RNA sequence: AUCUUAUCAAGAGCAGGUGGAGGGACAAGCCCAAUGAAGCCCGGCAACCGACCCCCGUAUAUGGGGGCACGGUGCUAAUUCUUGCAGCGAAAGCUGGCAGAUAAGAG
Numbered sequence: 001a002u003c004u005u006a007u008c009a010a011g012a013g014c015a016g017g018u019g020g021a022g023g024g025a026c027a028a029g030c031c032c033a034a035u036g037a038a039g040c041c042c043g044g045c046a047a048c049c050g051a052c053c054c055c056c057g058u059a060u061a062u063g064g065g066g067g068c069a070c071g072g073u074g075c076u077a078a079u080u081c082u083u084g085c086a087g088c089g090a091a092a093g094c095u096g097g098c099a100g101a102u103a104a105g106a107g
Base pairs, nucleotide, nucleotide: 002106003105004104005103006102007101008100013042016041017040018039022032023031024030026084027083028082029081043076044075045074048072049071050070052067053066054065055064056063080099085096086095087094088093
């Protein structure tokens, strides 16, 4: 690379520092950006995994629930910004899927 499972309508700096032109995966659209993009640092949000604490159950091995936020990640414009395939519908739209992202595991 690839595969499996779970989640993706909430939350997080409309004066933080640095940096200088780009960014929102891809395509189309529509947006954001010199009243300053990406990246990096700081701050923050969340709580998937681990650690720790509490409760339940127990064959004491495993399991379930809650808490915390110490460690590993992640995220921090717009619903995963919208659509991209299929079904239903007069339409608005709804449902599912694909793709993508993240986590944990497999390999």

Predicted 3D model of a 107-nucleotide RNA (SAM riboswitch aptamer (S box leader)) from Pseudobacillus badius. Its Rfam family is "SAM riboswitch aptamer (S box leader)". About the family: The SAM riboswitch is found upstream of a number of genes which code for proteins involved in methionine or cysteine biosynthesis in Gram-positive bacteria. Lineage of the source: Bacteria > Bacillota > Caryophanales > Bacillaceae > Pseudobacillus.